A computed fold for a 77-nucleotide RNA from Fimbriiglobus sp., annotated as transfer RNA.
RNA sequence: GCGCGAUUAGCUCAGUUGGUUAGAGUACUACAUUGACAUUGUAGGGGUCACUGGUUCGAAUCCAGUAUCGCGCACCA
Numbered sequence: 001g002c003g004c005g006a007u008u009a010g011c012u013c014a015g016u017u018g019g020u021u022a023g024a025g026u027a028c029u030a031c032a033u034u035g036a037c038a039u040u041g042u043a044g045g046g047g048u049c050a051c052u053g054g055u056u057c058g059a060a061u062c063c064a065g066u067a068u069c070g071c072g073c074a075c076c077a
Stems, first nucleotide, its partner, number of pairs: 001073007010026004019057001028044005050066005
């Protein structure tokens, strides 16, 4: 340099044919429970769906470009 894949909550991930309010587990906070802790239960907070632009009545989802990471190939020494 070329090709492929990935990017969604602090972390690990799901998200169906584009459809009206974006989710799970875990973590965190509060309360209950305990002598205290752990566990368990209830409730709650937390999102620029990597970024920019485009298509569309409507985009996490489709298209183009950019960035980062991973893999393969090529090149150079």

Its Rfam family is "tRNA". The family's RNA type in Rfam is transfer RNA.